RNA sequence: CUCAUCGAGAGGGGCAGAGGGAACGGCCCGGUGAAGCCCCGGCAACCCCGUCAUGUGCAGGAAGCGUGACGACGGUGCCAAUUCCGACUCGUGGCGAGAGCCGUCGCGAGAAAGAUGAG
Numbered sequence: 001c002u003c004a005u006c007g008a009g010a011g012g013g014g015c016a017g018a019g020g021g022a023a024c025g026g027c028c029c030g031g032u033g034a035a036g037c038c039c040c041g042g043c044a045a046c047c048c049c050g051u052c053a054u055g056u057g058c059a060g061g062a063a064g065c066g067u068g069a070c071g072a073c074g075g076u077g078c079c080a081a082u083u084c085c086g087a088c089u090c091g092u093g094g095c096g097a098g099a100g101c102c103g104u105c106g107c108g109a110g111a112a113a114g115a116u117g118a119g
Base pairs, nucleotide, nucleotide: 001119002118003117004116005115006114011040012039013038014037015036019029020028021027024086025085026084041079042078043077046075047074049071050070051069052068053067054066055065056064083113088110089109090108091107092106093105094104095103096102
């Protein structure tokens, strides 16, 4: 840089001792113990691998390739809250004197940013 996914799922113990949830605003978590390190456990199915089904393939079959279901030894990842929510754009509803502009509170779609995997 490209592509895919991000509303589901899964925590105990030991050491440690005040922070953590990326950044900003909010809102949360935290001495009933944060970050970090270690041990054990789990989730998941991105990669690897296996089984089955199916499509393609061929004259026919097989290999190969695609798709789906199931499994899970290994490589990663993950185990508060939707990626905790918002932040930008578009559409839309309520409120404000409120048609437009504007403010504010919602809803929907998309983007940006980020995370993880594969290349």
Molecule: SAM riboswitch aptamer (S box leader)
Organism: soil metagenome